[in-house]
Description
The RNA shown here (Bacterial RNase P class A) has 360 nucleotides and comes from a Muribaculaceae bacterium. Its mean pLDDT, the model's own confidence on a scale to 100, is 77. A source record names the gene rnpB. The organism belongs to Muribaculaceae, within Bacteria. Rfam family: Bacterial RNase P class A. Gene Ontology terms of the family: tRNA processing, ribonuclease P activity and dimeric ribonuclease P complex. It is annotated as a ribozyme.
Order: sequence, then structure tokens, then C1' cells
RNA sequence: GCAGAAGUGUGGUCUGUCGCUUGGGGGAAUAGCCUCCAAGAGGAAAGUCCGGGCAACACAGAGCGACAUGCUUCCUAACGGGAAGUCGGCGGCGACGUCGAGGAUAAGUGACAGAAAACAACCGCCAUCCGAAGGAUGGCAAGGGUGAAAAGGCGGGGUAAGAGCCCACCGGCUCCCGUGGCGACACGGGAGGCCGCACAUCCCAUGCGUUGCAAGGCCAAAUACACCGGCAGUCAAGGGCUGCUCGUCCAUUGCCGGGGGGUAGGCUGCUUGAGCCCGCGGGCAACCGCGCGGAGUAGAUAAAUGACAGACACCGUUACUUUUACGGCACAUAACCCGGCUUAUAUCACUUCUGCUUUC
Repeated sequence: GCAGAAGUGUGGUCUGUCGCUUGGGGGAAUAGCCUCCAAGAGGAAAGUCCGGGCAACACAGAGCGACAUGCUUCCUAACGGGAAGUCGGCGGCGACGUCGAGGAUAAGUGACAGAAAACAACCGCCAUCCGAAGGAUGGCAAGGGUGAAAAGGCGGGGUAAGAGCCCACCGGCUCCCGUGGCGACACGGGAGGCCGCACAUCCCAUGCGUUGCAAGGCCAAAUACACCGGCAGUCAAGGGCUGCUCGUCCAUUGCCGGGGGGUAGGCUGCUUGAGCCCGCGGGCAACCGCGCGGAGUAGAUAAAUGACAGACACCGUUACUUUUACGGCACAUAACCCGGCUUAUAUCACUUCUGCUUUC
């Protein structure tokens, strides 16, 4: 220098005009009007996937089921998140990337094909018997064939033929010992012929009550209505007192007053936090501790944080000497609050590492 790998940061600036939300000051009659001042979206505010705070409800205790997670150690309020590692598969020359990880000495399942999917005899090999071909009985997992998968591989011994049946070497498994590591595990040594594979249906361990700020709390119109009181009406009609009438009480209707719950609406929850920056210390790191270190503070509710114009910065193209013209300038907008994850993202900057090449 070229080509790459891993990761981090940044996310425009200024002026003018017209507006919006919140808070404060002043004026007027005032919460609503006028005026002045201050503050006013993000790295993801997004998806709403996981965990927590907070709140209401539920809950003696135990069990079943469902769901999630599943190598090790650590971090954390917690997590299905993160850090550092282990083992194995795959890709890359490499830096590195990616996928996987409890249990297969309990039970279960393995389509089609095939004789048989672990109690294996179709072809084949061997022995015996009958015998013309051939057949019957028994032994055999070496060879053929089927299949995703066929009883560790290969050679020798052995045998009627064969077989870890026995032996050497190779591969695997289990157990023991030593060394290193907190550990997963690694390295070294030894013993045992112990020797099919796949699937998590199943088993084991751990976690988990439900609903979300439209939670929840408080105040509370108009209209209608439960209930209570007062006044008035009842020609006709209902009930009680009564044998009947009158009377009276209830009921009913209207008006006035009281009144409770709920609705509209308002207040609260509401924003200062498991928070950020700097420095020092600990740790490989995630992260943790300390300092009387520092700065700042959106809280809307149909929902404000904007629109227009200009200048500068940046990028691209064009001509090119400094300069000119044109175009571009991402993804995206809080809704109770935090920690993560995932996804989107123009431009610019930075750190570490790998391979190749050049020069010294």
C1' cells in the first nucleotide's frame, strides 16, 4: 500500500418570521385574555420479545398439568440478557464466523424397502439324514442383497463352517490414578473385550399467581333514577281499618327541597432515577466500590417539541488554481418508569487484529 476480520463512537450549526406544550414573573375581573422570561424526543423514543420496579385483585398447605430454560464459572434488582471460558460439527490460508451442548446402563418409537430395525437366516457357507434333481433337521452374522441406519475396523489364530471365540494393531466406551484448572475440561499413565445407530415421546433439574398507569386513588356537573321530607290534587279507579256509608291512613299524580351511586369532566399516579459524566481503586471482562467531585432536569392526553426563508458545514457530480453551478443530507417521534434483546439507519471518525506485497 491492497484485501479483509472484530468492535466503538457520531447522528449537523446559526439567524429571521409565524406558531405549539409546560413552568415562572407582571397587567387587567380571572385557571381561560395580553405581555416578558425559561425549558421542551432518540440512539434506537420503534417492535412490544424477555426481565424487574410500582399498583389492584387472588392466595392455609401440598400435588397434578401447561409453558420456558438446560456445557462451566462469573455479573446483575432480575432475566430466556451479558462477560470470560470449555467441548464438538461446519466454513475460511488466517484474524474470525456460525451451529450445537442435562440424561440414550428405566420405558417408548424407527415409515418404505428388507428374511430381520436387536429374541435377525432371503440368497449363501457348513454338518447330519433321505436322495436322481432336490429336500428335511440343526449350526453359522464371515460373503451377497435391502435400507437413512444391519450387530466396531483390519490382519492372524481357531473352527465342520463361523463369530472378540482368542490375539496384535487402530477407533470408541466405562472405571481408576497422577498433574494443571474455582470449574466445564485438558494432558499423561493404567485396567476391563465392555463395543450398533437415531429420535427427547419420556425422564431429571430450575423458574413461573393473574392483570397492566385505559393499573390504582381522590373530587364531581347537566339529565334520568333508588330513597327521604313538605305542600297541593284525586270526577272516576286500587289496598288497610268496617257489615255498609263517611272519615282516615297507604298508594298514586304534580311542584319544591334534600339525597346516594354511576356518567361527562377535573386532580393525582407523573417523573430525580437499581440514572448520567469525571477522577481514583479492584477485576481479563461483564461489572463493582469510593469522592461530602461535577452537570442537568419534556411530562403532552387526541396528544406540544413544528412550518417557511436564508447562511454555513458535510457528501456526490461537473468544470477547475483559491473559486462556480446543480443535486443530496439517513432511520425515525416520548405516552408510568427502568435493565436487556431484536430490527432500521445517510455521513464522518477511531481502535485492535489477519493475509499478501513493497521499501529500509